[in-house]
Context: one part of a larger RNA
RNA sequence: CCCGGGCGAGGGAACUCGGCAAAUUGGCCCCGUAACUUCGGGAGAAGGGGUGCCUACGGUCUUGGCCUCGAGCUGGGACCGUAGGUCGCAGUGACUAGGGGGUCCUGACUGUUUAAUAAAAACAUAGGAGGCCGCUAGCCCGAAAGGGUGUGAACGGCCUCUGAAUCCUGGCCAGUGGCGGUACCUGAAACCCGGGUACAACCGGGCUAAGGGCCGCUAAACGCCGGGAGUAACUCUGACUCUCUUAAGGUAGCCAAAUGCCUUGUCGGGUAAGUUCCGACGUGCAUGAAUGGAUCAACGAGGGCCCCACUGUCCCCGCCCGGGGCCCGGCGAACCCACGACCGGGACGAACAGUCCCGGGACCCCCAGCGGGAAGAGAAGACCCCGUGGAGCUUUACUGCAGCCUGUCGCUGGGGCAUGGCUACGGGUGCAGAGCGUAGUCGGGAGCCGUCGAUCUCAGCCUCUCCGGGGGCUGAGGGAGGCGCCAAUGUAACACCGGCCACUCGUGGCUGUGCCUCUUACCGGGGCCUGUGCCCCGGGACAACGGCAGGUGGGCAGUUUGGCUGGGGCGGCACCCCCUUGAAAAGAUAUCGAGGGGGCCCAAAGGUCGGCUCAGACGGGACAGAAACCCGUCGUGGAGGGCAAGGCCAAAAGCCGGCCUGACUGGAUCCUUCACAGUAAGGGAUCCAGGGGCGAAAGCCGGGCCUAGCGAUCCUUCGUGCCCCCAUUGGUGAGGGCCGGAGGUGACAGAAAAGUUACCCCGGGGAUAACAGGCUCGUCGCGGGCGAGAGCCCACAUCGACCCCGCGGUUUGGUACCUCGAUGUCGGCUCUUCCCAUCCUGGCGGUGCAGCAGCCGCCAAGGGUGGGGCUGCUCGCCCAUUAAAGGGGAACGUGAGCUGGGUUUAGACCGUCGCGAGACAGGUCGGACUCUAUCUGCUGGGGGCGUUGGCCGCCUGAGGGGAAGCUGCCCUUAGUACGAGAGGAACGGGGCGGCGCGGCCUCUAGUCUACCGGUUGUCCGGCAGGGCAUCGCCGGGCAGCCACGCCGUUGGGGAUAAGGGCUGAAAGCAUCUAAGCCCGAAGCCCCUCCCGAGACGAGGCGGCCACUCCGCGACAAGGGACCUGGUGACGGGCCCCGGUCGUGGACGAGGGCUGGGGUAGAAGACCCCGUUGAUGGGGUGGGGGUGUAAGCGCCGAGGCUUCGGCCGAGGCGUUUAGCCUGCCACUCCCAAU
Repeated sequence: CCCGGGCGAGGGAACUCGGCAAAUUGGCCCCGUAACUUCGGGAGAAGGGGUGCCUACGGUCUUGGCCUCGAGCUGGGACCGUAGGUCGCAGUGACUAGGGGGUCCUGACUGUUUAAUAAAAACAUAGGAGGCCGCUAGCCCGAAAGGGUGUGAACGGCCUCUGAAUCCUGGCCAGUGGCGGUACCUGAAACCCGGGUACAACCGGGCUAAGGGCCGCUAAACGCCGGGAGUAACUCUGACUCUCUUAAGGUAGCCAAAUGCCUUGUCGGGUAAGUUCCGACGUGCAUGAAUGGAUCAACGAGGGCCCCACUGUCCCCGCCCGGGGCCCGGCGAACCCACGACCGGGACGAACAGUCCCGGGACCCCCAGCGGGAAGAGAAGACCCCGUGGAGCUUUACUGCAGCCUGUCGCUGGGGCAUGGCUACGGGUGCAGAGCGUAGUCGGGAGCCGUCGAUCUCAGCCUCUCCGGGGGCUGAGGGAGGCGCCAAUGUAACACCGGCCACUCGUGGCUGUGCCUCUUACCGGGGCCUGUGCCCCGGGACAACGGCAGGUGGGCAGUUUGGCUGGGGCGGCACCCCCUUGAAAAGAUAUCGAGGGGGCCCAAAGGUCGGCUCAGACGGGACAGAAACCCGUCGUGGAGGGCAAGGCCAAAAGCCGGCCUGACUGGAUCCUUCACAGUAAGGGAUCCAGGGGCGAAAGCCGGGCCUAGCGAUCCUUCGUGCCCCCAUUGGUGAGGGCCGGAGGUGACAGAAAAGUUACCCCGGGGAUAACAGGCUCGUCGCGGGCGAGAGCCCACAUCGACCCCGCGGUUUGGUACCUCGAUGUCGGCUCUUCCCAUCCUGGCGGUGCAGCAGCCGCCAAGGGUGGGGCUGCUCGCCCAUUAAAGGGGAACGUGAGCUGGGUUUAGACCGUCGCGAGACAGGUCGGACUCUAUCUGCUGGGGGCGUUGGCCGCCUGAGGGGAAGCUGCCCUUAGUACGAGAGGAACGGGGCGGCGCGGCCUCUAGUCUACCGGUUGUCCGGCAGGGCAUCGCCGGGCAGCCACGCCGUUGGGGAUAAGGGCUGAAAGCAUCUAAGCCCGAAGCCCCUCCCGAGACGAGGCGGCCACUCCGCGACAAGGGACCUGGUGACGGGCCCCGGUCGUGGACGAGGGCUGGGGUAGAAGACCCCGUUGAUGGGGUGGGGGUGUAAGCGCCGAGGCUUCGGCCGAGGCGUUUAGCCUGCCACUCCCAAU
């Protein structure tokens, strides 16, 4: 320090997003209990009182024994009660065991839910409503067979909406949907007709179902429910009026609400203070009636606000207990790891460096802690963008499919009635006017019909009708003629025969339609009971099933849902063309640069030839007058050229006229498009040939003064020539090809195409946004210059317009430079440091400074700059204080420090938008914050080595650090100076506080799981005495640790700042300055406190022990003895001395370890002690804590008694007792031997 637990003075929510957490309350009995209410509730409301033990007595119930079975005697138990006695701080004494109240929002309620971040206002729910459905139903699963609802049957099942009860549920059917209707329109295949084919295909037309159009109904279907003016005798308001408009213009209600942007709306309440809360208001961004509106008792681990109680949440923290942490022993991971890993500054750098530059610091190692950095670890960012990546969902995206509706055909048969179409046959009818007459039309035609009964008359029936009449049938009468040709009329002439047209009737055939009926296909139910059966009932050629066809069809499926872009989206088109400019005098050249255009037009606005000259001005004329008409002069273009701009144009490219169609056919080349390489469409130019136009001719003409006016493949279509192909030949048709044109892709070198995702996923990007940084500084903040003016006068006491110039890098932007294989984002808490543009305190100057109090400015960053109400807030507003309640930076300092209220995942509600899925810098409730510290850094604690022999003690103080204090009030000075008064200082002196810092524990207070006492339950026990229950709980409490307590925190010197002065020139004066000198701040440097010689410049003083000895090995200068060669200079060999190095040992100041300990302490360290000893333990005494032990004696409310005595909570005495003791001593009993 963490986790779990105990206690806490005074205050009592001041904490905080929020009483989170904790505390309080708590059982039982009694008393008592409000608003409101759905009369159940609310209620354990709230708020009070009681509770132990002992003794005696009473009652109820019960269970034994005895008995003479009686209300009897004698035991036990449970419960209730009364009285007396008695103890403690405390009697549910421990354990167990609701804190309460008020008021809103929301959901009625009990329930259910996101297993692992959401328990909710979400879901469900009774209740309400609508829709589908008569059972072979409807709905659901399935490819079907088959199955579920259901062996149920409308008081039922399914689907949808709403969500108890209560009061209610307004208007709109224009849109979308649903349902119904339908004369007419549209409407596929089949079918019919026509074209076509020696057949077909195919094409056209007709008929026609569903559907659609059309007409209605329907909102507890999806949904929707206005605007502008004027108006009342104060003002305001507007019952009233006008007007536009709609399908209709929001009714009852309700409201700054879970819905109100502005907004902290306004008023009221509560509070000292209220962005929340409650009550109102309504100017409702954007309330509103089963997408239900309003209200509401009860209920809620739901969400606000307030109050009481209570508390360590807090002021403000302290102590204690247990478990970790720490130390020892054992075992022993994970993550992570470029490296040999200091700090500050840096306009070095990919723009936030341990590594670069500069400066500083810095011996090596270990331990405990902290968490600033390693843009720490973790996870190829979930935000953002990108990808011709994916997936879920939606829909009036595109394209399909199932399903459903409908037609037709097949399975599919009989009969009847009615009614269409076609056809064959037969019959009838056919009136303009004229004409005797009701003449369909064409041809033939001079005859035809008649006793087999003509003309004619009557009756009945049928039919047509132009109402005049015509035709037919039947019956009766009657008995011989009638009609035509001719004539007249007329477009046409009638008898008769043939053909045809229209309408109509009948019959037959073919084929439809509607209705009725039958049963044998087929279907349902049942019986028999297994057979590839039978029977009965019901339905029935329908249905079902299958083929074809039309409609409907997010139910399902596959896909698409453009690009540019100072991120993306929204906006725009800078996406194809043209002109000017940018464009930097070749060419080319970018931006969502600047300024404008095109997506046509013209049969003349084209070709040619000829003629003419414009705009404007001046003079004159006509006219009543006039720019307009006429004449003259000037007139380089100031006009015109179809349209933008530029260029160009005068016997023209402009204006007028004549004749024309070159606005040609074919071919070739070049240029442009596309600088410089290539490339399509498109555009332009030149030449050749053909045949033309105009012109006397030269010549000009392949559209337009020029530069814009545009478009592949596939498919369709048109034209042309017939040249080519068509699979054995010939012919024909169809088709194809060649050449040319049209239909269009404007995202314009040309896919066939809508949304949404917070349920989301993948691949990528710092190529690109949000945070932070960098750059910039418009904006922001702060200055300055000038001085219009304000200030009675007066620019400058104070304020200061316009204009101009800066600084800062805390605002907001711009930018897109680092970071998307992750640099966690607002606010708060905590903690540190820096800046000064100073809020206070200090020192000064000015004043429109009398004083007091102010205002302005200068110096100054040492210290201070606080507490509350509201809100997530930063900010701000407010309350009460204050010397003052300053502004900023440090990755908007600080999440490997905390929080998690806000924002910003998944749930849910409201408003608004959207058909919808969904969306909203709109509101609202809820919602996982990981990490054992490797390096560095820092705070502490140790070890090693070094410091030129070792060691002990004491210092010096380079350097560093520390508020080395800050500030008020009162008294005095003094009611003085000043002032008319009112008022009212200062220098100096004294006293008392607050805040901060340091130390301490005598006092006060806390704790005190050493200790003492009281007491509950239970267990052991005869008692005494104990165990457990948080130390069981409760009352005290020494030492220690501590704050709320106590003590300390004085002053002075030096150098300066602004400023004040002296002397004093430059500049004979003046001048604080230039030389010189004196003053002058809480600021700077010291005196003071702490660390400090690793201060590598490693210091000083005092003291102690050494600087020696021995063994062995190696080796050097040098010295010496001996042997030996040489005549000699000298050479060789061996030994000793000597020193150096290495190694082993001896001596040794001093130190360490082992031992006993400590108010020292994590381990190390530090300090003390170690028998020459009080170091610890024990013992004894003192002091202190508790509060009077046990035992014994006496008393004790009463009761019992065999009369001996006994039971009894408790009291008194013995007893200032007993018990305990981390303190102070004494004592060597034990252990430091």